[in-house]
Context: one part of a larger RNA
RNA sequence: GCCAACGAGUUCAUAUAUGCAGCUUGGCUAAGGCGUUACGCGCCGGAGCCCCAGGGAAACCGAGUGUUAAUAGCGCGUCGGUUGCAUAUAUGAGACCCGAAGCAAGGUGAUCUUGCCAUGAGCAGGGUGAAGCGGAAGUAACAUUCCGUGGAGGCCCGAACCGGUGAGCCGUUCAACACUCUCGGAUGACUUGUGGUAAGGAGUGAAAAGCUAAUCGAACCUUGUAAUAGCUGGUUCUCUCCGAAAUAGUUAUUGGACUAGCGUCAGCGUGUUCCUCUUGGGGGUAGAGCACUGGAAAGAGCAAACAGGGAGAAAUCUCGUUGUUCUUAUCAAACUCCGAAUACCAAGAGUUAAGAACCUGGCAGUUAGACUACGGGCGCGAAGGUCCGUUGGUCAAAAGGGAAACAGCCCAGACCUACAAAUAAGGUCCCUAAAUCUAGACUAAGUGCACUUAAGGAUGUGAAGUUCCUUUGACAAUGAGGAGGUUGGCUUAGAGGCAGCCAUCCUUUAAAGAUAGCGUAAUAGCUCACUCAUCAAGGGACUUUGCGCCGCAAAUAAUCGGGGCUAAGUCUAGUACCGAAUUUUAGGAUUCUAUUUUGGUUCGUCCGAAAUAGAGUGGUAGGAGAGUAUUCAUGUCCGCGCCGAAGCCAAAGGGGUGACCCAUGGUGGAGCGUCAUGAAGUAAGAAUGUUGGC
Numbered sequence: 001g002c003c004a005a006c007g008a009g010u011u012c013a014u015a016u017a018u019g020c021a022g023c024u025u026g027g028c029u030a031a032g033g034c035g036u037u038a039c040g041c042g043c044c045g046g047a048g049c050c051c052c053a054g055g056g057a058a059a060c061c062g063a064g065u066g067u068u069a070a071u072a073g074c075g076c077g078u079c080g081g082u083u084g085c086a087u088a089u090a091u092g093a094g095a096c097c098c099g100a101a102g103c104a105a106g107g108u109g110a111u112c113u114u115g116c117c118a119u120g121a122g123c124a125g126g127g128u129g130a131a132g133c134g135g136a137a138g139u140a141a142c143a144u145u146c147c148g149u150g151g152a153g154g155c156c157c158g159a160a161c162c163g164g165u166g167a168g169c170c171g172u173u174c175a176a177c178a179c180u181c182u183c184g185g186a187u188g189a190c191u192u193g194u195g196g197u198a199a200g201g202a203g204u205g206a207a208a209a210g211c212u213a214a215u216c217g218a219a220c221c222u223u224g225u226a227a228u229a230g231c232u233g234g235u236u237c238u239c240u241c242c243g244a245a246a247u248a249g250u251u252a253u254u255g256g257a258c259u260a261g262c263g264u265c266a267g268c269g270u271g272u273u274c275c276u277c278u279u280g281g282g283g284g285u286a287g288a289g290c291a292c293u294g295g296a297a298a299g300a301g302c303a304a305a306c307a308g309g310g311a312g313a314a315a316u317c318u319c320g321u322u323g324u325u326c327u328u329a330u331c332a333a334a335c336u337c338c339g340a341a342u343a344c345c346a347a348g349a350g351u352u353a354a355g356a357a358c359c360u361g362g363c364a365g366u367u368a369g370a371c372u373a374c375g376g377g378c379g380c381g382a383a384g385g386u387c388c389g390u391u392g393g394u395c396a397a398a399a400g401g402g403a404a405a406c407a408g409c410c411c412a413g414a415c416c417u418a419c420a421a422a423u424a425a426g427g428u429c430c431c432u433a434a435a436u437c438u439a440g441a442c443u444a445a446g447u448g449c450a451c452u453u454a455a456g457g458a459u460g461u462g463a464a465g466u467u468c469c470u471u472u473g474a475c476a477a478u479g480a481g482g483a484g485g486u487u488g489g490c491u492u493a494g495a496g497g498c499a500g501c502c503a504u505c506c507u508u509u510a511a512a513g514a515u516a517g518c519g520u521a522a523u524a525g526c527u528c529a530c531u532c533a534u535c536a537a538g539g540g541a542c543u544u545u546g547c548g549c550c551g552c553a554a555a556u557a558a559u560c561g562g563g564g565c566u567a568a569g570u571c572u573a574g575u576a577c578c579g580a581a582u583u584u585u586a587g588g589a590u591u592c593u594a595u596u597u598u599g600g601u602u603c604g605u606c607c608g609a610a611a612u613a614g615a616g617u618g619g620u621a622g623g624a625g626a627g628u629a630u631u632c633a634u635g636u637c638c639g640c641g642c643c644g645a646a647g648c649c650a651a652a653g654g655g656g657u658g659a660c661c662c663a664u665g666g667u668g669g670a671g672c673g674u675c676a677u678g679a680a681g682u683a684a685g686a687a688u689g690u691u692g693g694c
Base pairs, nucleotide, nucleotide: 001694002693003692004691005690006689011093012092013091014090015089016088017087018086019085020084021083022082023081026050027049028048032044033043034042035041036040054061055060064076065075066074067073096234097233099231103224104223105222106221107220108219114198115197116196117195118194119193120192121191122190123188125157126156127155128153132149133148134147135146136145137144161185162184163183166181167180168179200216202212203211204210237627238626239625240624241623242622247260248259249258250257251256261366262365263363264362265361266360267359269358270357272354273356275350276349277348278347279346280345281344287338288336289335293332294331295330297328298327299326300325301324302323303322304321306320308319309318310317311316369395370394371393372392373390374389375388376387377386378385400411401410402409415588416587417586418585420584421583422582426578427577428576429563430562431561435575437574438573439572440571441570442569448565449564456550457549460547461546462545463544464543465542466541467540468539469538477534478533479532480531481530483507484506485505488502489501490500513528516527517526518525589617590616591615592614593613594612595611596610597609598608599607600606628683630680631679632678633677634676635675637673639672640671647667648666649665650664653662654661655660
């Protein structure tokens, strides 16, 4: 991991609701007793409980009563039996099942290990050479020195022994800590045998919260005990009808609860309360505005016991500052002289009859929401961000088609069957169903064919427009000229058109600036403006706009989904076609409503059956209904069975929407079923489920 078996809403008590039943001359017995049987049943038993009247603290009054001065008003009443069974839910209990770490009590442990006690044992070999002693030298005598002897030491090297430094190896191991090499101590605070002793909030500890039997920040065993778990996981057959929530308030509360909201079921009643239109309302949002409150720009006027600066000898002037008035142009969630659309409220009218609305009760689930569109706050007008609103939409709880793929986008809501048709969104060259469709433009960038990218730049190119020059010859090109006073004056070493300052005239001319550039030390030199000639027909400037270009840098050649495309791109107009579980067509099933027919009947528009018509039939949590299967019990079929029960095997037959049922063949070898009712150890694929097998 797989297979098989086992494996989770039970039981009792009480309460409430619904259904059914008994009685209603109100209902019921409990403990207990008696009888019969030993399974239960029958009969007593009214103690007691519910109900039959309420109100008030009470006295008390009473269909009323309390309050009160009140006969007013107001509060509570004037109203729905009881017992049993079934089902559902609640509460108490282990209370659907499994799951802690823990807490407490009583015991068991020091054969491991820690400390201590008693009694024993062990430590190859080598080295060093303390004190003491002897001798000699030496001294006045000591001291001191030398030689010998001697054999001290938590001394040195190093086996046994004790340890465990570094590395390797091992790491489903040889081993739940070993092995190999290496390394520390090795006469000591040494090591070790045997026996004893100290223990669980306690021991022991050269102290690491170490160790106390592979268990230690409180051992192990049993018990309290099914501890508790607002937490995680799991919770077993089918079909039918409806179908949520992720919000508000409170909460030692925020991943939990309670109440309301939203779901479902039942019941009595109201009878359209929904929606649309009309009429009548209040408003202060969007917008707009500057009349108030404030902000902020420019200009002008006035005032000042004026911050400050400048000029002047001063008077004073000037720049500015503050305040105020006017003009122009403005800004505002906490501004408003104004002011919508929607929305909301009321009345009237109309369509509509919906799984509409309201009321009472049973049972819930939900209280982590997500994206999208629009209006906003925070944020950076960031976020697949966060917080509100529109009880918007979708998903959640929704499949199908489209968007390459893609919960929340677009289209569209799947009862079942069909090798039928029409469409939606979106598409129609091939992959790939359908136009290589029609007409007119644009783009040359593979721009584009999905989305998205700026400021800025540019004789890209199309369209529309304004304006200037132009056969009295434009624009471009080519040829020629571009002069004189004069080197203007000043300045300067120089300043000659061309460093700088001032002025910027006159003349000759077809035209020529006291010069628009380059250049020189300064001149010189080369161009330009301007003019003529040649030539020959358009040329220049600008505005708006369509489609393009650059700006534009990332990791596969790496993408338009791909191939590829010059349309199969973009814009405009049009006609066909394709395209979904939509709609239609044909058949069938089922729910509800209405009508008709009909059966039963306790006679109650109670319980069924059929037909027709209409409207429905996606679904998580969840509510409601109807069934299937298993085991047992009572009855039933005068049921089946060795002429073969149950069980098992087989895809193939038949029935049922389905759970499932029936038949047939084989195997098997002794029990089993139908129908009705009742009772449950009543359905497995999941729980790191339990046990067994492989």

The part of an RNA shown here (large-subunit ribosomal RNA, domain II) has 694 nucleotides and comes from a Parcubacteria group bacterium.
The coordinates come from a structure-prediction model, not an experiment, and the mean pLDDT is 82.
Lineage of the source: Bacteria > Bacteria candidate phyla.
Its Rfam family is "Bacterial large subunit ribosomal RNA".
The sequence was found in a public genome assembly.